């Protein structure tokens, strides 16, 4: 070239049959300590890689491009 796998919070990663976007860690904020830490608690944090198409409605399905990894010439 070609094929397949991937891209979702800061970090790792769910997300079913298309139907109100999530968990864990961290970062912050109470509580608890003299004080840090562990620990309990709460808030917060998202263009769902980019554009485009199909639906009454996309992260989920289609098309295209960009990137990452693997194989094959």
């Nucleotide at each position: 070239g070609c094929g397949c796998g991937g891209u979702u919070a800061g970090c790792u990663c769910a997300g079913u049959u298309g139907g109100u976007a999530g968990a864990g860690c961290a970062a912050c904020c109470c509580g608890u300590u003299u004080a840090c830490a562990c620990c309990g608690g709460g808030a917060a944090g998202g263009u769902c890689g980019g554009g485009g198409g199909u639906u009454c409605a996309a992260g989920u399905c289609c098309c295209u491009c960009a990137c990452c990894g693997c194989g094959c010439a």